The RNA shown here (transfer RNA) has 75 nucleotides and comes from Candidatus Iainarchaeum sp.
RNA sequence: AGCGGGGUGGGGCAGCCUGGAGUGCCCGACGGGCUCAUAACCCGUAGGUCAGUGGUUCAAAUCCACUCCCCGCUA
Numbered sequence: 001a002g003c004g005g006g007g008u009g010g011g012g013c014a015g016c017c018u019g020g021a022g023u024g025c026c027c028g029a030c031g032g033g034c035u036c037a038u039a040a041c042c043c044g045u046a047g048g049u050c051a052g053u054g055g056u057u058c059a060a061a062u063c064c065a066c067u068c069c070c071c072g073c074u075a
Base pairs, nucleotide, nucleotide: 001074002073003072004071005070006069007068010027011026012025013024014023020058029045030044031043032042033041051067052066053065054064055063
C1' cells in the first nucleotide's frame, strides 16, 4: 500500500443480504416470589448516540462515501 472479517445495553451474540417501533437471545445488575436461610428455579424492571461524520430516502443498525479502532491475509 491492497484485500477480507469485525465494532449493536455492563459482558457475549443475533438482527444488516431484502430499509419500516432499539426487535430478540444468553450471562450479569436490581426488585419481588419460593426457602428457616443461601444457591438453584420462577416473575418483573432498568440499562443501547447500533464506532464516528456526511449523503440517499417519507423513513437508516440496515443502502452509499469517507474516517477511526480491532483481527487476519498479501506485497

It matches the Rfam family "tRNA".
The coordinates come from a structure-prediction model, not an experiment, and the mean pLDDT is 80.